[in-house]
Molecule: SAM riboswitch aptamer (S box leader)
Organism: Thermoleophilaceae bacterium
RNA sequence: UUCGCAUCUAGAGGGGUGGAGGGAUAUGGCCCUACGAAACCCCGGCAACCACUCAAAGCGGCCACGGUCGCGGCGAGAACGGUGCCAAUUCCAUCGGACUCCAUCCAAGAGGUCCGGGAGAUGUGAC
Repeated sequence: UUCGCAUCUAGAGGGGUGGAGGGAUAUGGCCCUACGAAACCCCGGCAACCACUCAAAGCGGCCACGGUCGCGGCGAGAACGGUGCCAAUUCCAUCGGACUCCAUCCAAGAGGUCCGGGAGAUGUGAC
């Protein structure tokens, strides 16, 4: 880099250096930012993906029929280790669909709500 899987409306910020941008990319919108952006460093925190501890169902071995051992991993715990994260839903829209609305009816568009897709992020596994 590519592919598979899981999650993405919750949660958690101070200091130093730095000095103008930042919110992935493009367009539009809307925000953050000299009351100091990005980036880097230090400290702190959040969460619980991996790893860790206990461990249900189920399956199997042995048995002196009381059990015992292995596989398994529902669920619970902890936060020492490996990552990640600490404005706004992944800031919002973009592609497709359903529904809704505009005081007569029909249809369409804008708008609104929701679902799905795509893209992206993070973890984990594979090549």